[in-house]
Context: one part of a larger RNA
RNA sequence: GAUUAACGCUGGCGGCGUGCGUAACACAUGCAAGUCGAACGGUAUUUUGAAAGGAAGAGACUUCGGUCUUGGAAAGUCAAGAGAGAGUGGCGAACGGGUGAGUAACGCGUGAGCAACCUGCCUUCCACAAAGGGAUAGCUGCCGGAAACGGUAAUUAAUACCAUAUGAAGUUAACGAAUCGCAUGAUAAGGUAACUAAAGAGAAAUCGGUGGAAGAUGGGCUCGCGUCCGAUUAGCUGGUUGGAGAGAUAACAGCUCACCAAGGCAAUGAUCGGUAGCCGGCUUGAGAGAGUGAACGGCCACACUGGAACUGAGAGACGGUCCAGACUCCUACGGGAGGCAGCAGUGGGGAAUUUUGCACAAUGGGGGGAACCCUGAUGCAGCGACGCCGCGUGAGCGAAGAAGGAAUUCGUUUCGUAAAGCUCUGUCCUAUGGAAAGAUAAUGACGGUACCAUAGGAGGAAGCCCCGGCUAACUACGUGCCAGCAGCCGCGGUAAUACGUAGGGGGCGAGCGUUGUCC
Repeated sequence: GAUUAACGCUGGCGGCGUGCGUAACACAUGCAAGUCGAACGGUAUUUUGAAAGGAAGAGACUUCGGUCUUGGAAAGUCAAGAGAGAGUGGCGAACGGGUGAGUAACGCGUGAGCAACCUGCCUUCCACAAAGGGAUAGCUGCCGGAAACGGUAAUUAAUACCAUAUGAAGUUAACGAAUCGCAUGAUAAGGUAACUAAAGAGAAAUCGGUGGAAGAUGGGCUCGCGUCCGAUUAGCUGGUUGGAGAGAUAACAGCUCACCAAGGCAAUGAUCGGUAGCCGGCUUGAGAGAGUGAACGGCCACACUGGAACUGAGAGACGGUCCAGACUCCUACGGGAGGCAGCAGUGGGGAAUUUUGCACAAUGGGGGGAACCCUGAUGCAGCGACGCCGCGUGAGCGAAGAAGGAAUUCGUUUCGUAAAGCUCUGUCCUAUGGAAAGAUAAUGACGGUACCAUAGGAGGAAGCCCCGGCUAACUACGUGCCAGCAGCCGCGGUAAUACGUAGGGGGCGAGCGUUGUCC
């Protein structure tokens, strides 16, 4: 000098940042990923209308049983409209957010390569969409179960599923003029054979569907170089190293497998052990360097522990599935449920680290044609002097050098223009009123906030450490190698500028000291 700091004393305001470094310990509760009715069947509910219906009520008559006239309700049916929840289907859920356990590795950084690869949504261009079928969830009935959740029968739709048609610039196989490349090789006119597609919705505009060629974006793989400590770790290795073959993959490759060969790495440190996410950066330093990897940004890894695949353009998937394990919970004991290293919050650990807040107004993301819905991303607010920065705690005049304290050689000196007093000011503050930008027509959580105006009144706002030398700052009393101080040297045993207190002084100042860590 620096700090994600903590501790002690103290503490007025604002702005911008920042806040579990320890137990990747365990988690109550709420929220954090949905959306689309313009893909589909359809319900509860509801509005209007129609036919039918004929209650209550009213009137008349009555043999008191009722009858007639009027009246027009409810349930049910049909048509049209609206329409929650659940379901099928599509897209998203692989992003965003968290953490740093593991990892000394092509993990990261940097520079190259892929003639060995993939890429949903988006952009451009070309071509196309014919004619059909069978189911299934939902709904209904029955049944099982405490629940979680199922079974069975009947029945229904689609942009769900399936075979058929068409079909090449696509794929596969065998040809192939020509051109090119650093090697494997690549491109390719041209014909041959085989294979492979689609979906509709909407009143319309339009939005979608299928195949192909390119682009963009995002990824995958390979290589050169760099990347901590230990030799009190010296040998390590059997899919190990290579070959030709097959399989697997989007793709190269012992990636996997059978066969063959016997290789491969290592004192230029293999192997083993320890430690550790890496980087842009950050701190320090004149630099070289050393240390570090909080916040912000990029990459990687992980999601209770271990393993596995499914779906999908993309996952070996934090808020998906299955298996095993530990733990917790429910249970009718037969069986089930769960995973905060998301945002808050709780317990625990610890010297130590915040609110179970507001809003989708902005920015961005997902879905949707849109309206809009969702978004603990994000924007804000709250708490903490945790850090940096800014401001204030008053200004001018004021000598009887007041009182009082301390010292004193008793003359005085000092606190000290300091106070009082007089004259002012209004930053912050308080009260009242007004009031934004951020939003492009509408839409503002922040927020009646920032800011402005008026009024009030010095009122509400200073401490901490030090004073032997290093090192700026000295006297008195108390104590008497005691009590104590101390970063180093060292102070204290009766005149202590070094301990304690007081007066005075020095330093910094809403902070000041101490401790930890780094240069």
This is a predicted structure of a 519-nucleotide part of an RNA (small-subunit ribosomal RNA, 5' domain) from an uncultured bacterium.
The prediction has a mean pLDDT of 84.
RNAcentral holds the full RNA, with entries from ENA, Greengenes and SILVA.